c-di-AMP riboswitch aptamer (ydaO/yuaA leader) from a Dehalococcoidia bacterium, 138 nucleotides, folded computationally. Lineage of the source: Bacteria > Bacillati > Chloroflexota > Dehalococcoidia. Model confidence (mean pLDDT): 76 of 100.
[in-house]
RNA sequence: AUAAUCUAACCGCCGAACACCCGACUUGUUCGGGGACGGGGGAACCAGUCGAGGGGUUAAUCCCGGCAAUACCGGGAGGGGCAACCUUUCAGCCCUAACCCGUCAGCUAACCUCGUAGGCGUGCGAAAGGUCGGACCU
Repeated sequence: AUAAUCUAACCGCCGAACACCCGACUUGUUCGGGGACGGGGGAACCAGUCGAGGGGUUAAUCCCGGCAAUACCGGGAGGGGCAACCUUUCAGCCCUAACCCGUCAGCUAACCUCGUAGGCGUGCGAAAGGUCGGACCU
């Protein structure tokens, strides 16, 4: 000097999962309450069909082929993600898992109830439209 790795902070990403407010004392990745965001249950009306069941969270479903095969592999369709205000289009790169209820739940006003985790490091591609805030100068 260069490269890699680790740690901390800042800034960001996926996600509902938050630099939010108040109180307490054990001063903390603590406890409780509220706000905000998100999920479930739950009438009438309407709708619907299961028993080798059915259902929920989530983008994470369906079809075809290989194989003895629920496993695994490949392909397609559908769905989802990729900071510099937002949306859309194109291009490129990725994901399509996991968990839960326990024979039971459609929608659903009032009402009841639960969660606020976890995991990461993008951009330095283009176009169109729309919109907000700040600083400086006159």